[in-house]
Context: one part of a larger RNA
Molecule: small-subunit ribosomal RNA, 5' domain
Organism: metagenome
RNA sequence: GAAUGAACGUUGGCGGCGUGGAUUAGGCAUGCAAGUCGUGCGGCAGCAGGCCCCGCAAGGGGUGCUGGCGAGCGGCGCAAGGGAUAGUAACGCGUGGAUCACCUAUCCUCGGGGCUGGGAUAGCUGCGGGAAACUGCAAUUAAUACCAGAUGACGUCCCCGGACCAAAGGUGUAAUUCCCUCCGAGGAUGGGUCCGCGUCCUAUUAGCUAGUUGGUAGGGUGAUGGCCUACCAAGGCAACGAUGGGUAGCGGGUGUGAGAGCACGACCCGCAUCACUGGGACUGAGACACUGCCCAGACACCUACGGGUGGCUGCAGUCGGGAAUCUUCGGCAAUGGGCGAAAGCCUGACCGAGCGACGCCGCGUGCGGGAUGAAGGCCUUCGGGUUGUAAACCGCUGUCAGAGGGGAGGAAGUGUCGGAGGGUUCACCCCCCGGCUUGACCUAUCCUUAGAGGAAGUACGGGCUAAGUUCGUGCCAGCAGCCGCGGUAACACGAACCGUACGAACGUUAUUC
Repeated sequence: GAAUGAACGUUGGCGGCGUGGAUUAGGCAUGCAAGUCGUGCGGCAGCAGGCCCCGCAAGGGGUGCUGGCGAGCGGCGCAAGGGAUAGUAACGCGUGGAUCACCUAUCCUCGGGGCUGGGAUAGCUGCGGGAAACUGCAAUUAAUACCAGAUGACGUCCCCGGACCAAAGGUGUAAUUCCCUCCGAGGAUGGGUCCGCGUCCUAUUAGCUAGUUGGUAGGGUGAUGGCCUACCAAGGCAACGAUGGGUAGCGGGUGUGAGAGCACGACCCGCAUCACUGGGACUGAGACACUGCCCAGACACCUACGGGUGGCUGCAGUCGGGAAUCUUCGGCAAUGGGCGAAAGCCUGACCGAGCGACGCCGCGUGCGGGAUGAAGGCCUUCGGGUUGUAAACCGCUGUCAGAGGGGAGGAAGUGUCGGAGGGUUCACCCCCCGGCUUGACCUAUCCUUAGAGGAAGUACGGGCUAAGUUCGUGCCAGCAGCCGCGGUAACACGAACCGUACGAACGUUAUUC
């Protein structure tokens, strides 16, 4: 000098874009953060409407008939998105390869298929148990839930003879044509596994290793493999640093530097790992699963003492610890995600607003004239000098902030209505045109308006280093980055005036180059 996720001191007008728990991976009150589909199903707790009955009326009762829909079965999603960096020195990451040793729901393309039956079980009802959480028995019912049979190859296995494997319907007046579903092939996407090379400090760590190294056979897996087991052999690694110890997520990148390098890995992106601590599997295309399950532990809460419940390293927020880090905000309008045929619903992802000079950038705090060089302050050789065109005063302007008014754009779509047409006629299929409709947050920008009005500080002035005088103090009080100042004339302490530097900031501390 440059830099920072900074902090502290003094000061502080506006805006844009960023950024903000680095410490206790410490504990958490409260709310929200993952649902959706009635065009899969039986149904009807509640709401609205229709119909029927009673009633003069108000109203009441019945009825799943319609819109819809609590709870339930079923499907898809919940393995994404979001957070954190504890662990990890490792094929974890980076880079380049391998997979004749592998998987891949949804999506796309192509080729085929969707036949015949069956038995249950939630819900509901009845009877119970329990303080609760929850749960038992009986009877009964549905499906795109479950099961059996049929069909079956370019599929799987194969001793090459053969054997084996699937499915479900829905909407609609109407379906070989819409939606859905099953099998197969290919693709796309995403992943698993393996290998070469690279990847911090320490030898005041020198030897380490029995599933250890290899083989055979088997098991296991989607798949290779001591991954696991039995048997056999005695190997394997290591000064090119094994083993041990310490520290640490890695990379794209960031800071600095002429570069080489050195230091770092916040925000954003990719990968890995974790989810109160430890262990385990289940479901599934995918997990050994942050807001799933089981067991153990610590902690906290409820309890009728028998027993239960919980997991903010999601968004806000709270306590603690700390030098230190924000609102218990608005909205799904946009982008994206889940479900749905769609309307739509959900979305603390996200988009926005709020707070903080935390950073960078931009703008303003006026402009021109104005000498009797006013008053006041400070200094003085008492003549004057300086503050200083600075002020007053005269003339002007209107950025920003204030008040009032207009206003592009972020909106593309989607839905609905109307119209024309096409695919083999029809259409809740496809496509085109036009009208109406969708903004949480805002706002670029423009016009009007009043008035210089509302807006300047901080550090320093002995040398390094730009900028000095007076007074006070008297080795005291104090200063200080280094050299050093202060013991009666201190340019170095404190104050005043003046000056210098930077300026909504200026200094200090810490850290990196």